A computed fold for a 118-nucleotide RNA from a candidate division FCPU426 bacterium, annotated as SAM riboswitch aptamer (S box leader). It matches the Rfam family "SAM riboswitch aptamer (S box leader)". Gene Ontology term of the family: regulation of gene expression.
RNA sequence: CUCUUAUCAAGAGUGGCUGAGGGACAGGCCCUAUGAAGCCACGGCAACCAGAUCUCGCGAGGGAUUGUUAGGUGCCAAUUCCUGCCUCGGAACCAAAACGUCCGGGGCGAGAUGAGAG
Numbered sequence: 001c002u003c004u005u006a007u008c009a010a011g012a013g014u015g016g017c018u019g020a021g022g023g024a025c026a027g028g029c030c031c032u033a034u035g036a037a038g039c040c041a042c043g044g045c046a047a048c049c050a051g052a053u054c055u056c057g058c059g060a061g062g063g064a065u066u067g068u069u070a071g072g073u074g075c076c077a078a079u080u081c082c083u084g085c086c087u088c089g090g091a092a093c094c095a096a097a098a099c100g101u102c103c104g105g106g107g108c109g110a111g112a113u114g115a116g117a118g
Stems, first nucleotide, its partner, number of pairs: 001118008013042005021031003025084004043076003048072002050069001051066006080110001085107007
């Protein structure tokens, strides 16, 4: 980097250094000198992978619990902040429609993280 797969409406800070940006991208809308992003120290969240305990199974393996393990990652503003393509429904408008606008539902795509493989 690519492919496969699971999850994404919850949760989680104090200091120090630094100094203007950041929220993937686009359009919105937000956060930010009452310091952004980054780095450091300690802290925390979480059961994704592993471990441990219990349990089902002949076995391979499965289920539950656990931060009680100096494990491996990850994460600690806002539903992945909202939308972005398709589709269904509703509302207003209209002589009646269509397109469009707004609201709501479903799916796909994109993105993030874990695990496996190349």